Predicted 3D model of a 519-nucleotide part of an RNA (small-subunit ribosomal RNA, 5' domain) from an uncultured bacterium. The prediction has a mean pLDDT of 83. It matches the Rfam family "Bacterial small subunit ribosomal RNA".

Context: one part of a larger RNA
RNA sequence: GGAUGAACGCUGGCGGCGUGCCUAACACAUGCAAGUCGAACGAAGCACUUAUGAUUGAGAUUUCGGUUGAUUGAUUAAGUGACUUAGUGGCGGACGGGUGAGUAACGCGUGGGUAACCUGCCUCGUACAGGGGGAUAACAGUUAGAAAUGACUGCUAAUACCGCAUAACCCGCUAGGGCCGCAUGGCCCGGACGGAAAAGAUUUAUCGGUACGAGAUGGACCCACGUCUGAUUAGCUAGUUGGUGAGGUAACGGCCCACCAAGGCGACGAUCAGUAGCCGGCCUGAGAGGGUGACCGGCCACAUUGGGACUGAGACACGGCCCAAACUCCUACGGGAGGCAGCAGUGGGGAAUAUUGCACAACGGGGGAAACCCUGAUGCAGCAACGCCGCGUGAGUGAAGAAGUAUUUCGGUAUGUAAAGCUCUAUCAGCAGGGAAGAAAAUGACGGUACCUGACUAAGAAGCCCCGGCUAACUACGUGCCAGCAGCCGCGGUAAUACGUAGGGGGCAAGCGUUAUCC
Numbered sequence: 001g002g003a004u005g006a007a008c009g010c011u012g013g014c015g016g017c018g019u020g021c022c023u024a025a026c027a028c029a030u031g032c033a034a035g036u037c038g039a040a041c042g043a044a045g046c047a048c049u050u051a052u053g054a055u056u057g058a059g060a061u062u063u064c065g066g067u068u069g070a071u072u073g074a075u076u077a078a079g080u081g082a083c084u085u086a087g088u089g090g091c092g093g094a095c096g097g098g099u100g101a102g103u104a105a106c107g108c109g110u111g112g113g114u115a116a117c118c119u120g121c122c123u124c125g126u127a128c129a130g131g132g133g134g135a136u137a138a139c140a141g142u143u144a145g146a147a148a149u150g151a152c153u154g155c156u157a158a159u160a161c162c163g164c165a166u167a168a169c170c171c172g173c174u175a176g177g178g179c180c181g182c183a184u185g186g187c188c189c190g191g192a193c194g195g196a197a198a199a200g201a202u203u204u205a206u207c208g209g210u211a212c213g214a215g216a217u218g219g220a221c222c223c224a225c226g227u228c229u230g231a232u233u234a235g236c237u238a239g240u241u242g243g244u245g246a247g248g249u250a251a252c253g254g255c256c257c258a259c260c261a262a263g264g265c266g267a268c269g270a271u272c273a274g275u276a277g278c279c280g281g282c283c284u285g286a287g288a289g290g291g292u293g294a295c296c297g298g299c300c301a302c303a304u305u306g307g308g309a310c311u312g313a314g315a316c317a318c319g320g321c322c323c324a325a326a327c328u329c330c331u332a333c334g335g336g337a338g339g340c341a342g343c344a345g346u347g348g349g350g351a352a353u354a355u356u357g358c359a360c361a362a363c364g365g366g367g368g369a370a371a372c373c374c375u376g377a378u379g380c381a382g383c384a385a386c387g388c389c390g391c392g393u394g395a396g397u398g399a400a401g402a403a404g405u406a407u408u409u410c411g412g413u414a415u416g417u418a419a420a421g422c423u424c425u426a427u428c429a430g431c432a433g434g435g436a437a438g439a440a441a442a443u444g445a446c447g448g449u450a451c452c453u454g455a456c457u458a459a460g461a462a463g464c465c466c467c468g469g470c471u472a473a474c475u476a477c478g479u480g481c482c483a484g485c486a487g488c489c490g491c492g493g494u495a496a497u498a499c500g501u502a503g504g505g506g507g508c509a510a511g512c513g514u515u516a517u518c519c
Stems, first nucleotide, its partner, number of pairs: 001519004006515005013391006019384002021349001026347003030344003035091003040088002043085003046081006059068003098302003107227008117219002122215007130164001132162002139154006170195003174191001176189005200207002228274003235265003240262006247255001277299004281292004304325005327338004355381001357380003364375004394424004404415004428460001431454004438446001463508005468489003474503005484491002
């Protein structure tokens, strides 16, 4: 000198764009953050229509006994619906969002491999969808419990569940043949045997279902190289290293197990200890390098702590389940409930870091045929000079060099064209009027915002640090090794350009200094 997610002191006009718990991965009140589909299903409710018609009974007629009957419409049944939805069922809750505790590791980065693998939704292609069955929630009844939550009996549906049929180029086992490679091996042709599918809905436009093949996307595993410090850590290792067999996995593998062998790693730093998420990048530097990993993007890991599996195409799953532990809450003491490292917000810690805001209008995501619903992702607004950038705080003229102030050798000198005065202008702010793009036919949170126009007044808008040398900028007074200053050298003990104040000056400027850290 540059830089910062900064903080502190003094000061503070406006706008744009960014950024904002670096500390306690500390504990959390409250609200919201993942739902959706009635075009899968039964049922319940609501509304309407039709039929039924208990009741009601205007009026007409009357031999006063009645007859007829507009109207009212309980109940029941059927149908209809851009209606509502607790439950069954489907898809999604594995994305998106947060954090960096752990991890020195194939975790990450670069480059490869899989002849050792999987892939829902999507795209393309081929073929198919025949015929049956038994349940169960909801519901009703009984019942246990304070509650959370159950138990029993009975009824019912499906794109829920289960057999049967059919089926190949699918799977398993297996004669035979051909081709190829990179070692295990791969591909193709082909015969027999065995095995496995399906679901319907509808407004008739369509949307779905099953099997197989291919693609795309996403993932999994393996390898080479790279990846902090310490030797005042020198030896480490028993599933350890390898083999055979079996198991397990989507798949290779001590991944797991039985048996067998005795190996494997290490001064090219094993093991141990400390520290740490990694990278694209960012800061600095002419570069080499050094430092760093906030925001944004990619990968990884985690979700109170530890462990476990279930479901599923995908999890060993932040707002799912089970167990254990700590903590908090409810309790009728028998037992239960919870997890902000999502967005706001609270307490605490700290030098220190924001609103319990608006909207799904856009973009993206989930569900749905769609309408649409959900979305603290996101888009916006609020707060903070925290940063960068831009603008303003006026311009011209104006010597009686005014007054005041400081100083003085008392003549003057400085402040100083500075002010006043005169002539102008209106950026910003304020006032009034108009008023977008972002949206495609409709739909705008932002927002009457940006922007434009008009009138209006120099008005509403300057501070901070420094002035001994380094280092741009000097005098007076006060103080008297005191009070104090200080980055280094050093100032201060009676003429201090170094302390304090004033005048003047220098620097930067809505900031200026200080502190911390890096180059």